[in-house]
Molecule: c-di-GMP-I riboswitch aptamer
Organism: Desulfuromonas sp.
RNA sequence: CUCCGAUAAAGGCAAAGCCAGAGCAAUUUGGUGACGCAAAGCCACGGGUCCAUCAUGGAUAGCCGGGUCGUCGAA
Repeated sequence: CUCCGAUAAAGGCAAAGCCAGAGCAAUUUGGUGACGCAAAGCCACGGGUCCAUCAUGGAUAGCCGGGUCGUCGAA
């Protein structure tokens, strides 16, 4: 450095629900709350799904693939 992922250590993220807000909507932001996650960090490049429109645009990275940065070090 790469692969790999443990009843390890230090931590991290935060599902559904509820409250408030944004958006035509999908959805999303903050708070609360933890279903879970070794990338559940980031990227909309490919596929899928969803929304609006009927020219097209948007959403989803915790749907799959890919790209990229990163913590630790048992077998």